[in-house]
Context: one part of a larger RNA
RNA sequence: GAACGAACGCUGGCGGCAGGCCUAACACAUGCAAGUCGAGCGCACCUUCGGGUGAGCGGCGGACGGGUUAGUAACGCGUGGGAAUAUACCCAGUUCUAAGGAAUAGCCUCUGGAAACGGAGAGUAAUACCUUAUACGCCCUUAGGGGGAAAGAUUUAUCGGAAUUGGAUUAGCCCGCGUUAGAUUAGAUAGUUGGUGGGGUAAUGGCUUACCAAGGCGAUGAUCGGUAGCUGGUUUGAGAGGAUGAUCAGCCACACUGGGACUGAGACACGGCCCAGACUCCUACGGGAGGCAGCAGUGGGGAAUAUUGCACAAUGGGCGAAAGCCUGAUGCAGCGACGCCGCGUGCGGGAAGAAGGCCUUCGGGUUGUAAACCGCUUUCAGCAGGGAAGAAGGAAUGAGGGCCAAUACCCCUCUGACUUGACGGUACCUGCAGAAGAAGCUCCGGCUAAUUUCGUGCCAGCAGCCGCGGUAAUACGAAAGGGGCAAGCGUUGUUC
Numbered sequence: 001g002a003a004c005g006a007a008c009g010c011u012g013g014c015g016g017c018a019g020g021c022c023u024a025a026c027a028c029a030u031g032c033a034a035g036u037c038g039a040g041c042g043c044a045c046c047u048u049c050g051g052g053u054g055a056g057c058g059g060c061g062g063a064c065g066g067g068u069u070a071g072u073a074a075c076g077c078g079u080g081g082g083a084a085u086a087u088a089c090c091c092a093g094u095u096c097u098a099a100g101g102a103a104u105a106g107c108c109u110c111u112g113g114a115a116a117c118g119g120a121g122a123g124u125a126a127u128a129c130c131u132u133a134u135a136c137g138c139c140c141u142u143a144g145g146g147g148g149a150a151a152g153a154u155u156u157a158u159c160g161g162a163a164u165u166g167g168a169u170u171a172g173c174c175c176g177c178g179u180u181a182g183a184u185u186a187g188a189u190a191g192u193u194g195g196u197g198g199g200g201u202a203a204u205g206g207c208u209u210a211c212c213a214a215g216g217c218g219a220u221g222a223u224c225g226g227u228a229g230c231u232g233g234u235u236u237g238a239g240a241g242g243a244u245g246a247u248c249a250g251c252c253a254c255a256c257u258g259g260g261a262c263u264g265a266g267a268c269a270c271g272g273c274c275c276a277g278a279c280u281c282c283u284a285c286g287g288g289a290g291g292c293a294g295c296a297g298u299g300g301g302g303a304a305u306a307u308u309g310c311a312c313a314a315u316g317g318g319c320g321a322a323a324g325c326c327u328g329a330u331g332c333a334g335c336g337a338c339g340c341c342g343c344g345u346g347c348g349g350g351a352a353g354a355a356g357g358c359c360u361u362c363g364g365g366u367u368g369u370a371a372a373c374c375g376c377u378u379u380c381a382g383c384a385g386g387g388a389a390g391a392a393g394g395a396a397u398g399a400g401g402g403c404c405a406a407u408a409c410c411c412c413u414c415u416g417a418c419u420u421g422a423c424g425g426u427a428c429c430u431g432c433a434g435a436a437g438a439a440g441c442u443c444c445g446g447c448u449a450a451u452u453u454c455g456u457g458c459c460a461g462c463a464g465c466c467g468c469g470g471u472a473a474u475a476c477g478a479a480a481g482g483g484g485c486a487a488g489c490g491u492u493g494u495u496c
Base pairs, nucleotide, nucleotide: 001496002495003494004493006492007491008490009489010488013343014342015341016340017339020335021301026299027298028297030296031295032294035060036059037058040057041056043054044053045052046051067254068253076179077178078177079176080175081174082173085171086170090167091166092165093164094163095162096161097160098132099131100130101129108121109120110119111118112117138147139146140145152159153158180226182224187217189215192214193213194212195211196210197209198208199207229251230250231249232248233244234243235242236241256277257276258275259274260273279290280289281288282287307333309332310331311330315329316327317326318325319324346376347375348374349373356367357366358365359364380437382432383431384430385429386428390423393419394418398414399413400412401411402410440485441484442483443482444481445466446465447464451480452479453478454477455476461468462467
């Protein structure tokens, strides 16, 4: 000098954009953060008879999005390759979608419990469950053969369902190289290293198991202990390099602590399940409930870090045929000069160089065109009026086409009355009044731009380094003057 997620002191007018628990991965009151589908199903209730509401069964989604950095020195990450894989939804192709059956929730009756939550009986539906049939292609095969599917809805054209092939996307796996410091850590390893057989996985593999062999690693630093999420980047620097990994983006890991699996295309699952533990809460003492490292918010810790806000209008996501519903993702608003950037606090004239202050060699000098005074302007703030873009869509009706027995329905294309904005009466524009409402902080011995007087007297104090102060201190304190930066200025901390 530059930088900062900064803090502290003094000060503080406005706006735009960014950013805001770096500490206790400490504990959490309260609300919200993941639902949706009646065009899969039965039932109950309401009904303007058009339809709607409710719990339940069923489907899809809760593996995304959001948070955090505890762990991890590792194929975790980065980069470049690889083969032995899976992939819901999406796209393209091929072929099917046949015949039956038995339950069960809800509901009803009875009943246990303080509650959480159950139990028994009767009985019902399905795109829930099961059997059979069929198999172009599919899988296994000793090549003879063997095995395996489906679901309908509304109604007549759509949406589905099953099998399979390919694609796309995503994910799993393997390898080369790179990736902190300690030798006051020198040896370490028995599923350890390799092989064969069995098992397991979507898949390779000691992944696992039995047997066999005795290997594999290490001063080019194994092992052990310390520290740490990694990267794109950020910062500094002429560069090489150093430091760093907030925000944004990619990847990993984690979800009270430890372990486990279930479901599923996908999890060993933040707002799912089970077990154990610590903690908190309820209890009728028998037993139960919970997990903010989601958004707000509280306590605590700390030098220190915000609102228990608005809206789904836009973008995106889930579900749905759609209308739509949900969305603390997101879009916005609120708070704090925390940062960067921009603007303003007026402009021109004005010497009797006024008064006052300070200094003085007492002549004067300086503050100083500064003020007063005259003229002008009105940004920003204030008040008044007008007032957006961000909106794409959705949609009654009408027309044409398709389908059909049908001029019902339904589907496609066009048309399109009407209608959708949280921000927000915001941005912006116009007008009104009046210089009116808007300047501080720090320094002045040298480094280093800027000096005098008074007070103090090695005291009180200053100080980044050198050093000042013991009676004339340009170095302490005050004043006047001056220098620097400026809505900031200075100090502290950290990095180069």